Molecule: c-di-GMP-I-GGC riboswitch aptamer
Organism: Candidatus Jettenia ecosi
RNA sequence: AACGAUAAAGGCAAACCCUGAGUGAUCAGGGGACGCAAAGUAAAGGGUCUUUAUAAGCUCAAAACAGAAAAGAUGGCCUUACUACCGAAA
Numbered sequence: 001a002a003c004g005a006u007a008a009a010g011g012c013a014a015a016c017c018c019u020g021a022g023u024g025a026u027c028a029g030g031g032g033a034c035g036c037a038a039a040g041u042a043a044a045g046g047g048u049c050u051u052u053a054u055a056a057g058c059u060c061a062a063a064a065c066a067g068a069a070a071a072g073a074u075g076g077c078c079u080u081a082c083u084a085c086c087g088a089a090a
Base pairs, nucleotide, nucleotide: 003087004086011036012035016031017030018029019028020027021026034076040082041081042080044079045078046077047074048073049072050071051070052069058067059066
């Protein structure tokens, strides 16, 4: 460097419940643990979701559905960049 054990020490905390914030996705605090070896940091790329939006126009024979835009959410969806505890085996 890489790898990750029925190891040790320590760490994070899903669903759900309570309180609060937001139109919403969702977030913050408390409780709680399904899981996590980067579930640490960064919204850079993709995905998904929300709002504008029960709108207008386009695609379509027509309607519905869906797509494209902008602003957001999600790092516990994937990738990427940077950093980090421990040390069995190969």